Bacterial RNase P class A from a Pseudomonadota bacterium, 326 nucleotides, folded computationally. It is recorded under the gene name rnpB. Its Rfam family is "Bacterial RNase P class A". About the family: Ribonuclease P (RNase P) is a ubiquitous endoribonuclease, found in archaea, bacteria and eukarya as well as chloroplasts and mitochondria.
[in-house]
RNA sequence: GAAGCCCGCCAGGCCGUCGCUGGUGCCGCAUGGGAAACCUGGCACUGGAGGAACGUCCGGACUGCAAAGGGCAGCGUAGCAGGUAACACCUGUCCACCGUGAGGUGAGGAUCAGAGCAACAGAGACGAGUCUUUGCGGGCAACCGCAAAGGGUGAAACGGGCAAUCUCUACGCGCAGCAAUACCAAAUAGGCCAGCGUUGAUGUGGCUCCGCGGAGCUGGCGGGUAGGUAGCACCGAGCCGUGGGGGCGACCCCCGGCCCAGAGGAAUGACGGUCGCGUCCGGGAAACCGGGCGUCACAGAAUCCGGCGUACGGCGGACUUCACAC
Repeated sequence: GAAGCCCGCCAGGCCGUCGCUGGUGCCGCAUGGGAAACCUGGCACUGGAGGAACGUCCGGACUGCAAAGGGCAGCGUAGCAGGUAACACCUGUCCACCGUGAGGUGAGGAUCAGAGCAACAGAGACGAGUCUUUGCGGGCAACCGCAAAGGGUGAAACGGGCAAUCUCUACGCGCAGCAAUACCAAAUAGGCCAGCGUUGAUGUGGCUCCGCGGAGCUGGCGGGUAGGUAGCACCGAGCCGUGGGGGCGACCCCCGGCCCAGAGGAAUGACGGUCGCGUCCGGGAAACCGGGCGUCACAGAAUCCGGCGUACGGCGGACUUCACAC
């Protein structure tokens, strides 16, 4: 210097103006929407996307289903030891394979319980059998029976292989999912109860009377729907710390500090300046200077966590191999 391999970090910075949205405090409790439930205002301060928020593939929290416990079936996992709330994840290690190497990959239990499978070649492929030679016996012979040996084919030739084929063993898993679920709660149409009503109700004609008309009317209760609130943003499997300790490590214990997005048609934005970065043009021997353009890759939370996978720009470090120089 070039290829490679593993690990870590960042995800443009700052300022100004105008907006969107959550929280807290104060003012007000008024106005407006709505039948109700409930929602809504102004000012100040303050919070406001990611390493993958993505795919929704695993594992959980949480909720309902009967109280979720046992069995069968079914599904999943698989060396050994550990980590974790849990896992198919992670760590260490053994073995096998790949790589010159740093390193990487692995559904890696069991074939003396049973079944199934094996292309091509080969006489024969898991049932057994006999291609060639020899020996023995039988037969006039072709040949038949028994025994032994050998060459060839093939991944494998009678002894075994494959369990990402069924199966067995051990362990794990009930089912559905925040459109879960709980509460508040219209109109309309059903349901139930009570009262009144064919001895004419309710309704209606300017109506105490009288007339028309002819089977319902009134009140209450209950369930579901629209709508609303909670779930829902959280003292937590929480975040931060060149703090201490244990462990090879994943990780665990202690100490100190912090509270860190939350809508629900869905906020997290727009513009300007400046620095940085990238690119293009011009000047210069070069360092560099001036100007234009871009604001840049992948990508946008939706109940919340832990993983895995996938997408993608850049920076730094350790190590390996090769080449060259000393």
Of the family's consensus pairs, 90% are formed in the model. The organism belongs to Pseudomonadota, within Bacteria.